[in-house]
RNA sequence: ACCUUAUCAAGAGUGGUGGAGGGAACGGCCCUGUGAAGCCCGGCAACCUGCGGUCAACGCAAGGUGCCAAGUCCGGCGGUGAGACGAAAGAUGAGGC
Numbered sequence: 001a002c003c004u005u006a007u008c009a010a011g012a013g014u015g016g017u018g019g020a021g022g023g024a025a026c027g028g029c030c031c032u033g034u035g036a037a038g039c040c041c042g043g044c045a046a047c048c049u050g051c052g053g054u055c056a057a058c059g060c061a062a063g064g065u066g067c068c069a070a071g072u073c074c075g076g077c078g079g080u081g082a083g084a085c086g087a088a089a090g091a092u093g094a095g096g097c
Base pairs, nucleotide, nucleotide: 002096003095004094005093006092007091008090013041015040016039017038021031022030023029026075027074028073042068043067044066047064048063049061050060051059052058072089077086078085
């Protein structure tokens, strides 16, 4: 990289540093010098993991990931009067190759 599968409406900073970008791509629409990204600290969550439990349900912890504007920010394809919803794409975990 590719394949399988689960989840994606909740949650998370009045901090330090840093100085112009950021929200996947495209089209939008936004965020940002009242300070972007990155880094540090802090925090959230609980997929894997550990412990308990009746190998369960479930609970506790937080070692490995992940995450901390807006529904995955919205849209594209299907669907509808318009929607809801579904798909695709994407993200993250676990497994496979």

SAM riboswitch aptamer (S box leader), 97 nucleotides, folded computationally. Of the family's consensus pairs, 97% are formed in the model. Its mean pLDDT, the model's own confidence on a scale to 100, is 85.